The RNA shown here (THF (Tetrahydrofolate) riboswitch aptamer) has 93 nucleotides and comes from a Clostridiales bacterium. The model forms 91% of the base pairs in the Rfam consensus. Rfam family: THF (Tetrahydrofolate) riboswitch aptamer. Rfam links the family to the GO term tetrahydrofolate metabolic process. NCBI's taxonomy places the organism under Bacteria, Bacillati, Bacillota, Clostridia, Eubacteriales.
RNA sequence: GACAGAGUAGAUGCUGCGCGUUAAGUGUUAGUGGAUGGGAAGUUGCCACUAAACGAAAGGUGUGCCCUGCGGUGCAGCGUCGCAUCCGCUGUC
Repeated sequence: GACAGAGUAGAUGCUGCGCGUUAAGUGUUAGUGGAUGGGAAGUUGCCACUAAACGAAAGGUGUGCCCUGCGGUGCAGCGUCGCAUCCGCUGUC
């Protein structure tokens, strides 16, 4: 120097364990802040907080803190996908 490759935030599927079903959570809007391949830089995307509007699926059993469901529900594991650009890293030549 050439070629090839890995890794972020996170997304999604499955499984497991929970939470709610006395409505939290999720989703929407606005504002503020934050993190985001090893470095630089930053967009999409992500997260937290605050405020606002909206808003739900229960049934069985008959009292077991049970069963079957439901929620654009939480977490974990595994699979798949996953940052333009420059440098770096790994392998080969």